[in-house]
Context: one part of a larger RNA
Molecule: small-subunit ribosomal RNA, central domain
Organism: Datura wrightii
RNA sequence: CUGGCGGUAAAGGCCACGUAGGCGGUGAAUUGGGUUGAAAGUGAAAGCCGCCAAAAACAGGUGGAAUGCUCUCGAAACCAAUUCACAUGAUUGAGAUAGAUGAGAGUGGAAUUUCAUGUGUAUGGAUGAAAUCCGAAAUCUAUGAAGAAACGCCGAAAGUGAAGGCAGCUCUCUGGGUCCCUACCUACGCUGAGGUGUGAAAGCAUAGGGAGCAAAUAGGAUUGGAUACCCUGGUAGUCUAUGCCGUAAACGAUGAGUGUUCACCCUUGGUCUACACGGAUCAGGGGCCCAUCUAACGCAUGAAACACUCCGCCUGAGGAGUACGGUUGCAAGACCGAAACUC
Numbered sequence: 001c002u003g004g005c006g007g008u009a010a011a012g013g014c015c016a017c018g019u020a021g022g023c024g025g026u027g028a029a030u031u032g033g034g035u036u037g038a039a040a041g042u043g044a045a046a047g048c049c050g051c052c053a054a055a056a057a058c059a060g061g062u063g064g065a066a067u068g069c070u071c072u073c074g075a076a077a078c079c080a081a082u083u084c085a086c087a088u089g090a091u092u093g094a095g096a097u098a099g100a101u102g103a104g105a106g107u108g109g110a111a112u113u114u115c116a117u118g119u120g121u122a123u124g125g126a127u128g129a130a131a132u133c134c135g136a137a138a139u140c141u142a143u144g145a146a147g148a149a150a151c152g153c154c155g156a157a158a159g160u161g162a163a164g165g166c167a168g169c170u171c172u173c174u175g176g177g178u179c180c181c182u183a184c185c186u187a188c189g190c191u192g193a194g195g196u197g198u199g200a201a202a203g204c205a206u207a208g209g210g211a212g213c214a215a216a217u218a219g220g221a222u223u224g225g226a227u228a229c230c231c232u233g234g235u236a237g238u239c240u241a242u243g244c245c246g247u248a249a250a251c252g253a254u255g256a257g258u259g260u261u262c263a264c265c266c267u268u269g270g271u272c273u274a275c276a277c278g279g280a281u282c283a284g285g286g287g288c289c290c291a292u293c294u295a296a297c298g299c300a301u302g303a304a305a306c307a308c309u310c311c312g313c314c315u316g317a318g319g320a321g322u323a324c325g326g327u328u329g330c331a332a333g334a335c336c337g338a339a340a341c342u343c
Base pairs, nucleotide, nucleotide: 004314007297008296012311015197016196017195021191022190023189025086026085027084028083029082030081031080033079034078035075036074037073038072040070041069042068048064049063050062051061052060089188092183095179096178097177102173103172104171105170106169107168108151113146114145115144116143117142118141124133159166160165203244204243205242206241207240208239212238213237217233218232219231220230255310256309257308258307259306260305264287265286266285267284268283269282270281271280272279273278293298316343317342318341325336326335327334328333
């Protein structure tokens, strides 16, 4: 290479947009580049294969192959090109519609903490049990104030977003989706190496902020020890703004797209319906189950079934996501990524 795999055995890129490339709807006409049929020429000799002759070896004669190329005459299904049409893929408009989609601003009530004041006493707090700790101005209780962070019930297998993610309430701006019948447009599509952008938490830089929680750390316990689990404190951090980082079990451990496929039940948002505790049909979210598939577990119209297109990836375990080198970053690191050797 051929071939085989990728939910869990090695293997789907964190996610999207998109360049080149690859692949690509229906009908008709034309062309004849690819494709294909026939004929001719050429494909030196040696060499290879067959036959004849000969033969220790070398050496002879003859035919074939040389899967190729060139030219001529044809074919027109497919690919391609040109032209004319179509309306089902894609797009746009009209009419509806759901949503924690995103950004900014404002605002609300519980709770924790602190402070002030009143009342009033001796414990409070913690745990398996204690102690460290707080306390004679405590805890508790009542009123008031400050400040920061998070949004109970509703709440759901719910919704929404490409993924990460998104939840008090209101306003402004804003992306995308779904349904529906008619209209528009006419293949404008799918995928996508490089590339570009987004990307939890932690971390980094600068400037703020700091209620609670809490790496580090201090003390008290436990224990043979206890650099832990438990307790009392507590700093970075967590929050805001701006910039960086670019990784996660970034998981559905399941790439994107299209088409085809037995039933039943629940649910979200539309549309239609003879108003029926119903039925039909789209777009989602779940359960169960045929056939199929699977090593089994299981999957099963949201496929891991049957097919096609494109991309990324795997090839025994360790060494190792290491070394070297390169790119990138303020750094921490990230990305690309071996070999010797051992079994």